Predicted 3D model of a 73-nucleotide RNA (transfer RNA) from a Phycisphaeraceae bacterium.
This record gives sequence, C1' cells and structure tokens, in this order.
RNA sequence: UACCUCGUAGCUCAAUCGGAAGAGCACCGGACUACGAAUCCGGCGGUUGCUGGUUCGACUCCAGUCGGGGUAA
Repeated sequence: UACCUCGUAGCUCAAUCGGAAGAGCACCGGACUACGAAUCCGGCGGUUGCUGGUUCGACUCCAGUCGGGGUAA
C1' cells in the first nucleotide's frame, strides 16, 4: 500500500431475499425459605462503531471513515 473479515444491551451472541432488533448470562423487584443458595415469575437495558447516500422502508445494499484480526507485497 492493496485485499478479506469482524464491530448489535454491562458481557457472549442471534436477526432468512431489505419489512423496522431478540436470546442467554449479569443487574433490579417479587414468590419460595427461619435466612440464604437454587428454582420460578416479572422488569430494566440499544444513536446496530461513526458520517453520508439509495429506498416507501436499511443491522442488512452503496460510498467514505475509525478500530480489532488476517493475507499478500
């Protein structure tokens, strides 16, 4: 320098051909218990790395850019 790949909740990860974002763990509340743990029920939590574009509609497509990993020189 070129190319490939990844970036989504506090953490680990989903999300079909573009139809509008969900799970587990963690955290908070409750039930249970003499009290805890475990278990069960409920809840909280997201500018989808950032900026712009295409579209009626973007995590998804396009361009640029930042960061991690990799390949070639």
Rfam family: tRNA. Rfam classes the family as a transfer RNA.
The prediction has a mean pLDDT of 83.
The sequence was found in a public genome assembly.